Small-subunit ribosomal RNA from uncultured Eubacterium sp., 1465 nucleotides, folded computationally. The prediction has a mean pLDDT of 84. Rfam family: Bacterial small subunit ribosomal RNA.

[in-house]
RNA sequence: GAGUUUGAUCCUGGCUCAGGUUGAACGCUGGCGGUGCGUUUAAUACAUGCAAGUCGAACGAGAUCAUUGAAGAGUUUACUUUUUAAUGUGACAGUGGCGGACGAGCGAGUAACACGUAAGUAGCUGCCUUGUACUCAGGGAUAACUAGUCGAAAGAUUAGCUAAUACCGGAUGGUCCCGAAAGGGUAAAGAUUUAUCGGUACAAGAGGUGCUUGCGGCCUAUCAGCUUGUUGGUGAGGUAAAGGCUUACCAAGGCUAUGACGGGUAUCUGGUGUGAGAGCACGACCAGACGCGAUGGGACUGAGACACGGCCCAUACUCCUACGGGAGGCAGCAGUGAGGAAUCUUCCGCAAUGGACGAAAGUCUGACGCAGCAACGCCGCGUGGGUGAUGAAGGUCUUCGGAUUGUAAAGCCCUGUCUUCGAGGACGAUAAUGACGGUACUCGAGGAGGAAGCCACGGCUAACUACGUGCCAGCAGCCGCGGUAAUACGUAGGUGGCAAGCGUUGUCCGGAUUUACUGGGCGUAAAGAGUGUGUAGGCGGAUAAUUAAGUCAGAUGUGAAAGCCCAAGGCUCAACCUUGGAAUUGCAUUUGAUACUGGUUAUCUAGAGUGCAGGAGAGGAGAGUGGAAUUCCUAGUGUAGCGGUGAAAUGCGUAGAGAUUAGGAAGAACACCAGUGGCGAAGGCGACUCUCUGGACUGUAACUGACGCUGAGACACGAAAGCGUGGGGAGCAAACAGGAUUAGAUACCCUGGUAGUCCACGCCGUAAACGAUGAAUACUAGGUGUCGGGGGUCGAACCUCGGUGCCGCAGCUAACGCAUUAAGUAUUCCGCCUGGGGAGUACGGUCGCAAGACUAAAACUCAAAGGAAUUGACGGGGGCCCGCACAAGCGGUGGAGCAUGUGGUUUAAUUCGAAGCAACGCGAAGAACCUUACCAAAUCUUGACAUCCCAAUGACCGGCAUUUAAUUUUGCCUUUUCUUCGGAAUAUUGGUGACAGGUGGUGCAUGGUUGUCGUCAGCUCGUGUCGUGAGAUGUUGGGUUAAGUCCCGCAACGAGCGCAACCCUUAUCGUUAGUUGCCAGCACGUAAUGGUGGGAACUCUAGCGAGACUGCCCGGGUUAACCGGGAGGAAGGCGGGGAUGACGUCAAGUCCUCAUGGCCCUUAUGUCCAGGGCUACACACGUGCUACAAUGGUAAGUACAGAGGGCAGCAAGCCGGCAACGGUUAGCAAAUCCCUAAAGCUUAUCUCAGUCCGGAUUGGAGUCUGCAACUCGACUCCAUGAAGUUGGAAUCGCUAGUAAUCGCGGAUCAGCAUGCCGCGGUGAAUAUGUUCCCGGGCCUUGUACACACCGCCCGUCACACCAUGAGAGUUGAUUAUACCCGACGUCGUUGGGCCAACCCUUCGGGGAGGCAGGCGCCUAAGGUAUGGUUGAUAAUUGGGGUGAAGUCGUAACAAGGUAACCGUA
Repeated sequence: GAGUUUGAUCCUGGCUCAGGUUGAACGCUGGCGGUGCGUUUAAUACAUGCAAGUCGAACGAGAUCAUUGAAGAGUUUACUUUUUAAUGUGACAGUGGCGGACGAGCGAGUAACACGUAAGUAGCUGCCUUGUACUCAGGGAUAACUAGUCGAAAGAUUAGCUAAUACCGGAUGGUCCCGAAAGGGUAAAGAUUUAUCGGUACAAGAGGUGCUUGCGGCCUAUCAGCUUGUUGGUGAGGUAAAGGCUUACCAAGGCUAUGACGGGUAUCUGGUGUGAGAGCACGACCAGACGCGAUGGGACUGAGACACGGCCCAUACUCCUACGGGAGGCAGCAGUGAGGAAUCUUCCGCAAUGGACGAAAGUCUGACGCAGCAACGCCGCGUGGGUGAUGAAGGUCUUCGGAUUGUAAAGCCCUGUCUUCGAGGACGAUAAUGACGGUACUCGAGGAGGAAGCCACGGCUAACUACGUGCCAGCAGCCGCGGUAAUACGUAGGUGGCAAGCGUUGUCCGGAUUUACUGGGCGUAAAGAGUGUGUAGGCGGAUAAUUAAGUCAGAUGUGAAAGCCCAAGGCUCAACCUUGGAAUUGCAUUUGAUACUGGUUAUCUAGAGUGCAGGAGAGGAGAGUGGAAUUCCUAGUGUAGCGGUGAAAUGCGUAGAGAUUAGGAAGAACACCAGUGGCGAAGGCGACUCUCUGGACUGUAACUGACGCUGAGACACGAAAGCGUGGGGAGCAAACAGGAUUAGAUACCCUGGUAGUCCACGCCGUAAACGAUGAAUACUAGGUGUCGGGGGUCGAACCUCGGUGCCGCAGCUAACGCAUUAAGUAUUCCGCCUGGGGAGUACGGUCGCAAGACUAAAACUCAAAGGAAUUGACGGGGGCCCGCACAAGCGGUGGAGCAUGUGGUUUAAUUCGAAGCAACGCGAAGAACCUUACCAAAUCUUGACAUCCCAAUGACCGGCAUUUAAUUUUGCCUUUUCUUCGGAAUAUUGGUGACAGGUGGUGCAUGGUUGUCGUCAGCUCGUGUCGUGAGAUGUUGGGUUAAGUCCCGCAACGAGCGCAACCCUUAUCGUUAGUUGCCAGCACGUAAUGGUGGGAACUCUAGCGAGACUGCCCGGGUUAACCGGGAGGAAGGCGGGGAUGACGUCAAGUCCUCAUGGCCCUUAUGUCCAGGGCUACACACGUGCUACAAUGGUAAGUACAGAGGGCAGCAAGCCGGCAACGGUUAGCAAAUCCCUAAAGCUUAUCUCAGUCCGGAUUGGAGUCUGCAACUCGACUCCAUGAAGUUGGAAUCGCUAGUAAUCGCGGAUCAGCAUGCCGCGGUGAAUAUGUUCCCGGGCCUUGUACACACCGCCCGUCACACCAUGAGAGUUGAUUAUACCCGACGUCGUUGGGCCAACCCUUCGGGGAGGCAGGCGCCUAAGGUAUGGUUGAUAAUUGGGGUGAAGUCGUAACAAGGUAACCGUA
């Protein structure tokens, strides 16, 4: 920097990614070289070989060999051999010296003077360097060796011989040691080649080492007290050396909140990784220090060790054994087993560097130098270069045109780095000596030959298509992909990145300002302790002097080397290496400066406090007093109810309630005053009086003189509930009981009612203890209330101090908001936070009588949880408004019969679709066949239909036969056009394959189209402005309207789609025109009729116009818009009706109108044909028709429409038939002819009944259409005459030419309408209201909703899995205490046994001194007992987390339907 919480936004906040790193590992792949690096795990066990020896110039002995001499023997007389002597050589072993304390390895332990750094000293120091002095003179032994004994071995032992630079006296001696001095004590070693090397003492140096001290660097307080040699002193001992280091005695100290003691973890450092830095993490390789050497303990030797390749003991393990006893220690180099994701050769050499010994030659050296293995890291090089378009082939994609792979390849021309072969051949060693090594390097030759992979391609993040798959298989770092068109899975092509590597996994840093010193926060996101008093600590007013601790500056020392950085240089470059510089921010010493902080001294009054004078107050404690009300008791009056609720009931009451009057008792609380008024630190405090008492405020300026602020621990106070003891108990009231409500109701409501509420004393210590805002100080615009003081005034105004509210500027804030009472600007101190859940839980501890409080985790799990604000949606939130929404009315549906559609059922099939409103007389404006998609049979397979190709025919069509249930089959007849006569065109049949075909699936892949909210008044945009932003404003507000219609106002000004208007129709008039329409007047004619002449007036027709605009008047209203009334007018405030449907919603409907992408079928899911079905029928629902009758039925007579349709048609009239209809035939392709009215009116009858109502059903007889009316048409006549007497709950339509009622026409159509679409006739009632139901619009409010309340969401239970607490216990580790036993060993003591050196000696011995042995202290391991800490495990059990749809309820979010929440029981 990015991704991820949301519909979107800002913020908070976590998670994740991009970078770098690595002693790495894993997967795929792998050409070369240089240079580094390589058991991070089991400090696990180790076979085998090697890793520490050396010196004969310290010493004795000496195998062997050589030379010489002598002697003997043999004989090939010159050799062989034996013995011996001398000389030389000198193996193995021994005495002695030096070295085995270095080098090499490892990091178990260690939180410590172990390390780092800076100092110190009471010390030691072999080899090395310098200096001074000395090196005289004696003695006694002992290994080796010889002989013997024991033992399997390891080895031991006895006797005897011998040397020394081994050992021991003596002498001398100093700048040595002791001592105040006198004085005393104390050394040595020789060797040889004669030049040296040694030896002793002392003094010094260098280097090394011991000890001491300051400071520095891990976690944990759920470790708070630790300590008896402990702290100090004295004496003694001990050490190289100071010291409780040890011991005896004395004192009682020492450490600790600046973290003692305990627990966990860990070698430390130079440095390494990362980072801008500050930091954070690490401590491989290299270098310094420390520690360790199977585990534990111990000392010896030595200059140095308590000793990796030395010793002793104990323990475990391994090995040998004759069972008696012995041997061993790879954390040296290689190597092996085991563990593990994982880490190499049992190589070469001492040539170089370094080390040990030696005078040296030299010997030894798994240190080291090299090589080997491993892409483990870093660095370098290569896998070819140029040209090459037909843009080859192949692959992939494709819109079929092409695109891409791609100059890539091939082809042609070159080069030779690496590689291969051949030749020469180093430096490292300036003489000898080369493991590396015939290596590096150089030269020559040959040939593009031998050398490219890995990962990714949805976003972050560079890079896209096809196929397969179909919530499967799988991917995934986070968000998330996959349910039939996946750029996210798998494969392919292409592309991107890196490259001998590439990815993955792990680690650390970074990003993360996400522990914030640099550099964060705490009103609401996590976070201010409930409040105060106050200890330690931190911070602290003014002036002056002094000091120099902090601070600042200089100098000196140190800060190892390597590393980092810079420069130069060496390997062809680089990595790597060499040299120099810089740096090492630190520590110490020293010199100086003195502003600030600190220390000390002196002074001051502004902070703080005291005094004096005042007033205010529900501040606290105790005692007393009061009235109203409630309840109870007593008595009176009085009678049937009271009480309670949404409605009731439980309850009380005729044994007298309730009501009312009087009296009495008891307890608790204090109306009005009363006020965002007062007081208090907070909790909290409210009648009145008295007593005691705390604090604040104002005024004054006398006093003190910084006495201050904050405050870890600590202490005190701390609502309600709760606990203990004792009282008290009126009302209220957890628990409990009853009554209701309810599906249930362990609740809400009601009637009762106990703890409790009250008092005293003692606990508890928590609350949403809130201003969700710690305390103190200073500063920074104002305005306006109020409380308590002061000044001022006659009273006011006004000024001022202290509290308490509101509004508001700057500033701050994510926003909301805060704003002199800060959440502003600063300082000081304290407390607290670091994703959500688990969890304020477990364990441990402290407190508590208990309840519980305080302190306070982890495993596991999620990618969010959250704050503020925005737009919507929603609310059993609010306001305003509208609508046949309700109300007021009229008529229906729901009951009956029938029609029709749907569900269901049935069926071979009852084709399919439509499903709340917005499916159900819907698609279907018309299923007997057809339609038809369905079923059971039968037929065809390039097909019923289209295009292309080939062949044949002259057809096709039509007619007549045949066959079949029919399609089908077969036969006969008939039979083209043009022509340049070559052919062309067209049609049919046959064939081949491309293809046709599909009412098959997906309306959730789509287009188009339709429904719906809704003819509701809304939906948006540009610019501007406001806001960090989503967004807001405009569009809100005041009026008004049918309307976002208009007016006014306004940070808005305008505009668009909608509204309205423009369009059609209807209502009036004018004008023009006058046939098929009309007929007033004038004629003619008829029984009658515009029938005729004529007319153009009227009606009408259909063109053009007019008219209506709140234009006029009055009133209201904001001088507005507009509203009410009126006039005029045919019509009045949109005149009536229609067409017209904004942005969008419902994944709404339709793949079966049509079109169309994928998918599916292809002798069938296609095609054709006859029959059946879509018309079924216990049932349920919707929509209708006809009725139930008298506002009626029947019969007779009689009147008046509009709009349509008509030639395969409408049909007058006439004839026949009861009728449907038939026959016949004028007129009419229509303002001409035809279809063509009914209700109504008049008269008569029926008289309330299942009827003269109603017409279903059924029987019979017919008519019409049509190939055909059986399944399954309509109509007519005769007969039959069912249900039904106005319809439960519920529900629908309608506001005027409307409802209701009456008939007529049309589309479809051969025929078939109670449906649909239209037409006119007759023609009402009611509403001047918006409480409620439903739907809608606007504003506002709440929200945990945004798939938007059909939302969200909580808890128990059941099931599965996971981690975890408790748990009778069991079993390990570790640690402490007490006691027992006690190895080796030092030390002490003893030493009767034993002893060469020195002394004495009578030579027997004695002494000095010592040894073995004994004893004692200490002590490792071990044992017993009791605790602490910690781990593993356990029947059972507790809660927690996660899981797709489980069960029960509905607690929360809206007033969430009882407001929610906190503490408590």